[in-house]
RNA sequence: GGGGACGUAGCUCAGCUUGGCAGAGCGCGGCACUGUCACUGCCGAGGUCGCGGGUUCAAAUCCCGUCGUUCCCG
Numbered sequence: 001g002g003g004g005a006c007g008u009a010g011c012u013c014a015g016c017u018u019g020g021c022a023g024a025g026c027g028c029g030g031c032a033c034u035g036u037c038a039c040u041g042c043c044g045a046g047g048u049c050g051c052g053g054g055u056u057c058a059a060a061u062c063c064c065g066u067c068g069u070u071c072c073c074g
Base pairs, nucleotide, nucleotide: 001073002072003071004070005069006068007067010026011025012024013023020057028044029043030042031041032040050066051065052064053063054062
């Protein structure tokens, strides 16, 4: 220098193929339960979907550029 994969909540990841309310588990906060803690149940907070731009009524999703991690080729 060329090519591939990955980047979404504090952590691990789904969702992308086929554009249509941003989700799960764990973690965190509150309440119930309990003599207390834990377990369990219920409720809740938490996101510029790596970044910038484009297409579209509408973009995590399609297109272009770019950054990071990683693998392969040279």